[in-house]
RNA sequence: AAUUUCCUUCGGGGUCGGGUGCAAUUCCCUACCGACGGUGAUGGAGUCGUGCUCCUCAGUCCGUGACCCGUGAGACGAGAGUCAAGCGGUGGACCUGGUGAAAAUCCGGGACCGACAGUGAAAGUCUGGAUGGGAGAAGGAAUGU
Numbered sequence: 001a002a003u004u005u006c007c008u009u010c011g012g013g014g015u016c017g018g019g020u021g022c023a024a025u026u027c028c029c030u031a032c033c034g035a036c037g038g039u040g041a042u043g044g045a046g047u048c049g050u051g052c053u054c055c056u057c058a059g060u061c062c063g064u065g066a067c068c069c070g071u072g073a074g075a076c077g078a079g080a081g082u083c084a085a086g087c088g089g090u091g092g093a094c095c096u097g098g099u100g101a102a103a104a105u106c107c108g109g110g111a112c113c114g115a116c117a118g119u120g121a122a123a124g125u126c127u128g129g130a131u132g133g134g135a136g137a138a139g140g141a142a143u144g145u
Base pairs, nucleotide, nucleotide: 001145004142005141006140007139008138009137010136017029018028019027031125032124033114034113035064036063037062038061043055044054045053046052047051059112060111068089069088070087071086074083075082076081094110095109096108097107098106116128117127118126
């Protein structure tokens, strides 16, 4: 140091301003936001160093998660039924110019996307399920080749 098991903690942001209207943070103009892992031509620091180490680097690339649907080990219940691990399904969005050996990630420009339920009126941003779940992150314990 690998592997496996367990424990603890952590683990999502956002409509300023204006228009219409009896009524809209839901429509229109505008504003704002970008979970987790990977990849990486980002940027930076250390070092004598083109090397090495560390930090950082994608909403639209590859995957994951939340919601929803199916199934359902198992738990509870006299029963009706309720809860539910795991598994399966569903699940949004990018072009262009530049540089360059190379751009899906850099720089410039323009665009685009965002579960479900609720609402006096249609919601990525309000309220709610949610003091929930969660990809995963950090630390610790055990195991042990």
Predicted 3D model of a 145-nucleotide RNA (FMN riboswitch aptamer (RFN element)) from Salinibacillus kushneri.
The coordinates come from a structure-prediction model, not an experiment, and the mean pLDDT is 82.
Rfam family: FMN riboswitch aptamer (RFN element). Rfam links the family to the GO term FMN binding.
The sequence was found by an Rfam model in a public genome assembly.
Of the family's consensus pairs, 100% are formed in the model.
Taxonomically the source falls in Salinibacillus (Bacteria, Bacillati, Caryophanales, Bacillaceae).